[in-house]
Context: one part of a larger RNA
RNA sequence: UGACGGGGGCCCGCACAAGCGGAGGAACAUGUGGUUUAAUUCGAUGAUACGCGAGGAACCUUACCCGGGCUCAAACGACGGAUGGAUGUCUCUGAAAGGAGGCAGUCCUACGGGACAUCCGUCGAGGUGCUGCAUGGUUGUCGUCAGCUCGUGCCGUGAGGUGUCGGCUUAAGUGCCAUAACGAGCGCAACCCCCAUCGCCAGUUACCAGCAAGUGAAGUUGGGGACUCUGGCGAGACUGCCGGCGCAAGCUGUGAGGAAGGCGGGGAUGACGUCAAAUCAGCACGGCCCUUACGUCCGGGGCGACACACGUGUUACAAUGGCGUCAACAGAGUGAAGCAAACCUGCGAGGGGGAGCAGACCACAAAAAAGACGUCCCAGUUCGGAUUACAGCCUGCAACCCGGCUGUAUGAAGCUGGAAUCGCUAGUAAUCGCAAAUCAGAAUGUUGCGGUGAAUACGUUCCCGGGUCUUGCACU
Numbered sequence: 001u002g003a004c005g006g007g008g009g010c011c012c013g014c015a016c017a018a019g020c021g022g023a024g025g026a027a028c029a030u031g032u033g034g035u036u037u038a039a040u041u042c043g044a045u046g047a048u049a050c051g052c053g054a055g056g057a058a059c060c061u062u063a064c065c066c067g068g069g070c071u072c073a074a075a076c077g078a079c080g081g082a083u084g085g086a087u088g089u090c091u092c093u094g095a096a097a098g099g100a101g102g103c104a105g106u107c108c109u110a111c112g113g114g115a116c117a118u119c120c121g122u123c124g125a126g127g128u129g130c131u132g133c134a135u136g137g138u139u140g141u142c143g144u145c146a147g148c149u150c151g152u153g154c155c156g157u158g159a160g161g162u163g164u165c166g167g168c169u170u171a172a173g174u175g176c177c178a179u180a181a182c183g184a185g186c187g188c189a190a191c192c193c194c195c196a197u198c199g200c201c202a203g204u205u206a207c208c209a210g211c212a213a214g215u216g217a218a219g220u221u222g223g224g225g226a227c228u229c230u231g232g233c234g235a236g237a238c239u240g241c242c243g244g245c246g247c248a249a250g251c252u253g254u255g256a257g258g259a260a261g262g263c264g265g266g267g268a269u270g271a272c273g274u275c276a277a278a279u280c281a282g283c284a285c286g287g288c289c290c291u292u293a294c295g296u297c298c299g300g301g302g303c304g305a306c307a308c309a310c311g312u313g314u315u316a317c318a319a320u321g322g323c324g325u326c327a328a329c330a331g332a333g334u335g336a337a338g339c340a341a342a343c344c345u346g347c348g349a350g351g352g353g354g355a356g357c358a359g360a361c362c363a364c365a366a367a368a369a370a371g372a373c374g375u376c377c378c379a380g381u382u383c384g385g386a387u388u389a390c391a392g393c394c395u396g397c398a399a400c401c402c403g404g405c406u407g408u409a410u411g412a413a414g415c416u417g418g419a420a421u422c423g424c425u426a427g428u429a430a431u432c433g434c435a436a437a438u439c440a441g442a443a444u445g446u447u448g449c450g451g452u453g454a455a456u457a458c459g460u461u462c463c464c465g466g467g468u469c470u471u472g473c474a475c476u
Stems, first nucleotide, its partner, number of pairs: 002475001004472002007470007015460002019424004026315008034306002042053002064301007076124009087104007107114002126290002129288003135284002137279003140275001142273001147186006153162003166177003192267004197235007207224002211222003238261001241255001242253004317417001321376006333364003338357002343352003383414001388409007430452007
């Protein structure tokens, strides 16, 4: 100087408290440990691993295992040379890769050549093998916490201190006052994006007030540029005004005005550094190792096992509910090897069909909870849906291992969950559905979107984490 203290002072944070809803008990989904296995590929492990890398393992992926092949062999690039065998198709063998053969057959040309393929030669091999404790790059975390430093000056023999401390204030090292310090930098804030109000400009695929036409109904048509909306430019909020307190900074007011009031609400943005934190399996790269194999091609299997343990979720245990019928109201997206309407067909998944749409036009598309009516009458039930059987549909070369969906039957555990524990302060929690990425197919995951929409916060004694000043010190 730091770090630490079951030392002290001050101050923050869903940290506690006050509330609401969960998880921990059940079934299932998923990840992990363990066990098993020929293999169950590898990594991630308190917070900061465990629906994590993986935004999607039937083959492929794939790195693992078994078996069959290859050894410049498959695939690729550069240069040079030769050939014209391009290319298409068929047969045999084989699980395929691979191997052996048959038939047809020669592209463009500016005639120099070019394209393409094969062969040969030269060069560059290849490794998801090891080391993240050799590294780059990137990332998590403390933490969006308010801190971390520098120049000159001053103090100290020096390490170092001062500034950065003190008082007040702030979300903030934010500012004011004071001051051997005076200034400055990285952070804070602001500048950026979205949302909330208004104005101007512009109107098609959006809109429809007035006018006309029109219908069973309908912005459907003419038309309109008002309104909504769309999207470009501006305005607007600054403690600017008023009262109170204060030297000031600032605080406060069911004050004004205003769509919005004191950081208006979200996002992006992550200082110096910490954890030899994570990643050599995204990529790059030093060193080491393999080179007829630790490289590479193919078939099959495995990554999906299952006594068990843990994490994260989904569905429930019901009446604020289940079921049936009727019948409203979104936002944000996506669509050409695509989205697919009407219509027909099937109980249904689906099949046929193909209008329209590269889309404010067409489609996905039905929003669901909500509402109305009816039924059930508190039961392991008309709750709950696991599991199992059969019959089907779809994707795909192929659903046995190992996909999703439908119908019928079956109808398990579960009656609100021990110790202990998690999230959340407002359009939030809770609850309800919708979309997208990945993607042939395959979400209860992820990322977004809107609908309905609470309760509580006295307060800072305590738990946890952090900031700051001070004190002690056996650590540095």

Model confidence (mean pLDDT): 81 of 100. A computed fold for a 476-nucleotide part of an RNA from an uncultured bacterium, annotated as small-subunit ribosomal RNA, 3' major domain. The RNAcentral record of the full RNA draws on Greengenes.